[in-house]
RNA sequence: GGCACCGGCGCCGGGAGAAUCUGGCCCCCGGGCCAGUGCCGAAGGAGAAACCGCCCCGGUAAACUCUCAGGCCAAAGGACCGCGCCGGCAAC
Repeated sequence: GGCACCGGCGCCGGGAGAAUCUGGCCCCCGGGCCAGUGCCGAAGGAGAAACCGCCCCGGUAAACUCUCAGGCCAAAGGACCGCGCCGGCAAC
């Protein structure tokens, strides 16, 4: 110097699922809040397997599982993917 890889930022880039349910109150009459039941999984969070170890026990994933949180008109958010930029950097 430096691709892979890792992390971060940006883009009116792409991006799913599930009750605009029921009752009450408020309202600028779009909707909001509270309670109840039903549901969703792709923010976040949690769980353990194979495998490994010093083998009692411990380490260790996910888009799987659980739904604490979050969400179920729209908006916002959104794992993941794409492009660009910045930083770190094995090999070379």